A computed fold for a 345-nucleotide part of an RNA from Candidatus Alcium sp. F082, annotated as small-subunit ribosomal RNA, central domain.

[in-house]
Context: one part of a larger RNA
Order: sequence, then C1' cells, then structure tokens
RNA sequence: UUGGGUUUAAAGGGAGCGUAGGCGGGCUUUUAAGUCUGCGGUAAAAUGUCAGCGCUUAACGCUGGCCUGCCGUGGAAACUGGGGGCCUUGAAUGUGCACAAGGUGGAUGGAAUUCGUGGUGUAGCGGUGAAAUGCUUAGAUAUCACGAAGAACUCCGAUUGCGAAGGCAGUCCACUGGGGCAUGAUUGACGCUGAGGCUCGAAAGUGCGGGUAUCAAACAGGAUUAGAUACCCUGGUAGUCCGCACAGUAAACGAUGAAUGCUCGUUAUGGGCGAUAUACAGUCCGUGACCAAGCGAAAGCAUUAAGCAUUCCACCUGGGGAGUACGCCGGCAACGGUGAAACUC
Repeated sequence: UUGGGUUUAAAGGGAGCGUAGGCGGGCUUUUAAGUCUGCGGUAAAAUGUCAGCGCUUAACGCUGGCCUGCCGUGGAAACUGGGGGCCUUGAAUGUGCACAAGGUGGAUGGAAUUCGUGGUGUAGCGGUGAAAUGCUUAGAUAUCACGAAGAACUCCGAUUGCGAAGGCAGUCCACUGGGGCAUGAUUGACGCUGAGGCUCGAAAGUGCGGGUAUCAAACAGGAUUAGAUACCCUGGUAGUCCGCACAGUAAACGAUGAAUGCUCGUUAUGGGCGAUAUACAGUCCGUGACCAAGCGAAAGCAUUAAGCAUUCCACCUGGGGAGUACGCCGGCAACGGUGAAACUC
C1' cells in the first nucleotide's frame, strides 16, 4: 500500500457554525468532458513474455504476436458531468396552536448559617471510637426579640423537561434563541458532510477591581501511630461569589462522529393533533424499559442499533520509553496544541 477496524481489546475530534473539497431527489431535452466502440498514427532496436521454428539438446539464434499506453479522427448516448425546461416528496419560508430548570439582564421572597445589639438564664459548651486542642463567670452553649451580610434555593422533583456540547432549578418582569404539532399557502433541490478557519466550552487556575456568610487546598494546633508531612478533631488563608479579560483542558462518557433511507413487536412516560372528550383507541415528535430477526469474541446492541446500506469527516496499527524530548505555534504564567527516536521486552 491493499485490506481490516474504532461501546468495553489500539482507535470518534469536547461541541457547534462554516470555507475549499467530496457526495447529492424525480421527469424531460440537449451536449459529448468522463465512459464505450470502429479506423489511422505512434509506442526505435535490443531486452522481457507467449506461440512456432533452426543448430543432436540446452545455452544461443530466427519469425510472429503482446508491449494493456498516448495522440488524431468517425460514431454511440445508458450512467456520471455541463447547458436548458418542468416537478414536489428533500430543504427552507408563511400562517395558527400550545410547550420547556434553553440563554441574557433586572427586580424580589422565605428558611437556614454566621456575626452584632439587647433580654432571660447558669456552668458548662463543643467535639470524638475515646479524647484533647478550641470557646466559656469579661457570662458562653441554650432560648427570645431586633438588626446586618453573603451564598444557596427545601417541598414540588420524576425512570421529568430544555439545550449543539459544556450545562440549566425559589418567584416575577423585560429582551431573546429553540424545537414540536397542525395546515399544505409560498420558494423549487436552495441539500448532506466538512480538511483548514472561526465561535462556544465544567471544575481548578491566572491578571485587575469588588465582595467574603458558609465551606475550605496551603498552613497551625490537638489526636492516632513505631512514624503519620494522612485518614479524625479545633481553627484557618487563597479559593468558593460578582464584573471585565485570559486560559482551553476533564472518565468534556452513551467511553458509541454527523446525515439519509430501510428493517418484527410489547410496555411506560413528556409535548402536540383531530374531536362536545378528564376514559379508550389513533397519529407525529421526544424520553425510558423489555424482546424478534440480524449483528457481536462475548458482555450485550436491537426503529434513540452496536442490524441492512449510502455519503462525508476524524482516528487506530504490539507493550514500555511517552503524550516524554527537540523544534514550531499559542499563553502573563501555570501550561496547552502538534509530537518523535535511541534503547528494551
């Protein structure tokens, strides 16, 4: 390379938008670039190879074919491509109806926590396996009233919903994104994928400014222990929160790329639809469970496929060395991206 693969053995990019490129619905007409075919030219000879022949055979030699290619020219028109016309089922739009923790900004609520002030009240509280450090007669813990602050939203709550992913949950308002269903009104293939690129991207981290109730890396003390740079306890700073900017990684997981079509069923549930309809049944979209064929090394998957197919992208090629070194790119840094080899088994 051919080929084979990517849930768990190595392997799906964290996610989206999208450039180039690749691929692309039905009917009709035309063209003839790809495609097929006739003829001509050329493809030096030797070599090679196949067939036949000549030296007794072979080596060797001779004759013929091949040399699968390229160019020109005449034709064919099914398929691919180019041009023209038409279509509606893919795609998009309109109209109507509901839907949801989707996003951004603002406002607001109660409980709890801690702190402050005052009252009641007196000797303990706290913590643990047991203790101690710690707090407390300068009156703690407990309890009542008032006040302050910051953060998170009990119940509802679910095998729920929404979002491209990360993720999203008190309540209300404003702005805004979305998919679903119904209708078949409009456009008429406008589509799919997507190397580069751009954007988004948990937590921790970084810079500047604010905030700081709780919790809590580091750190200190008390225990435990042979030791205890831990697990347990008492404290406690970054951080946790907000704004702006950076960073760009996760078991970023369904360990399962995106899109389209096809292929038995049962059951539960969320949102619509047609109804006078809360039941039953139907239908479309979503979310789960179980199973048939099929697939799979098995576990299992099974209309939300890991089945049967097509298109495009990404990735894999024994373990260690190593996601390391070097170089380059990015970053304030931390570090990230790209990414070997020697050697060894």
Description: The organism belongs to Candidatus Alcium, within Bacteria. The sequence was found in a public genome assembly. The coordinates come from a structure-prediction model, not an experiment, and the mean pLDDT is 88. Rfam family: Bacterial small subunit ribosomal RNA.